[in-house]
């Protein structure tokens, strides 16, 4: 000086990012990551630029430790376009219709009348006439009589009586019109008649004014008829014109009518592959950087004891 065992020490027993707390550092908390010994405390914990955590325990130990290089999971830019989706263009190919042509069928219908032709109807416009259904109508006068107003006479009141105007729907009569008719309601009073009761005038007769009820009228609501009033029709009869594809009837004619499978032209419609173009998406793979563990080089790596050499 090396070696081979033993015993300490320092040292290690998760690595990396990000946050977040801090005047700052460490832990203790949040996230990701991974091929990680346990345990307690903790935002009032620990520490001082020598800041890379405090306290117990186990293991390892100077190599399973410490530097530094390589290495390289993943990351990030960039390059790259695979591959799926969307439109378009463009058709290879198929597939359905009509029309024509030639043609299969031991199909079917035809002289008991295929097919074609006239003429009718069937349809469809118009007038007209019924029908049926709506709509829209409610006449215009005359006389008397009423009712209002205004005056003259008479009467003790109540009133009687005569004349003039004006009014109209009510009652009567008549004339006219298609303008008429039934049912209900009616205008509480300021419509009309006729007015029980009750009021008023009166000595009494007797008269007056009048509400309800009833009887009307103006009006409104249904119905019915009529109208020398006006439409609608899906019904029907007539005339005229139009249209004729199918369909039904009748007359003429007198041999063919159709159906179906495939071919083959014409000609229209759908479905569409391969490829071409646009947009999108963005795998493999490269290249550059960055890099956590293997692992592998190069350097550090303390003290004692025992034996060898």
């Nucleotide at each position: 000086g090396g070696g081979u065992g033993g015993g300490c020490u320092a040292g290690g027993u998760g690595u990396g990012g990000g946050g977040g707390c801090u005047a700052c550092c460490c832990c203790u908390c949040c996230c990701c990551u991974u091929u990680c010994c346990c345990g307690c405390a903790a935002a009032u914990g620990g520490g001082g630029u020598u800041a890379c955590g405090g306290c117990g325990g186990a293991c390892c130990g100077a190599a399973g430790c410490c530097c530094a290089g390589a290495g390289g999971a993943g990351g990030u830019g960039c390059c790259g376009g695979a591959u799926g989706c969307c439109c378009g263009c463009g058709g290879a190919g198929g597939g359905g219709g009509a029309c024509g042509g030639a043609u299969u069928c031991u199909c079917c219908c035809g002289u008991g009348g295929a097919g074609g032709u006239u003429c009718c109807g069937c349809c469809c416009c118009a007038c007209a006439g019924g029908g049926u259904c709506g709509g829209c109508g409610g006449u215009g006068g005359c006389g008397g009589g009423g009712c209002c107003c205004a005056a003259g006479c008479c009467g003790g009141a109540g009133g009687g009586u005569u004349u003039g105007g004006g009014u109209a729907a009510a009652c009567c009569g008549u004339c006219u019109u298609u303008g008429c008719u039934c049912g209900c309601c009616g205008a509480a009073c300021c419509c009309g008649g006729c007015c029980a009761g009750g009021c008023c005038c009166g000595g009494a007769a007797g008269g007056g004014a009048g509400c309800a009820a009833c009887c009307g009228u103006a009006g409104g609501c249904g119905g019915g008829a009529c109208g020398c009033c006006c439409g609608g029709c899906g019904c029907u009869u007539g005339u005229g014109g139009g249209u004729u594809c199918a369909c039904g009837g009748a007359g003429c004619u007198g041999a063919g009518g159709g159906g179906u499978g495939g071919c083959c032209g014409u000609u229209u419609c759908c479905c569409g592959a391969g490829g071409c173009g646009g947009g999108u998406u963005g795998a493999a793979g490269g290249c550059a950087u960055u890099c956590g563990a293997a692992u592998c080089u190069g350097g550090g790596a303390g003290c004692c004891c025992a034996c060898c050499c």
Predicted 3D model of a 309-nucleotide RNA (Archaeal signal recognition particle RNA) from a Hadesarchaea archaeon.
Its Rfam family is "Archaeal signal recognition particle RNA". On this family, see Wild et al., Curr Opin Struct Biol 2002: "Towards the structure of the mammalian signal recognition particle".
The gene name in the source record is ffs.
RNAcentral holds the sequence, with entries from ENA.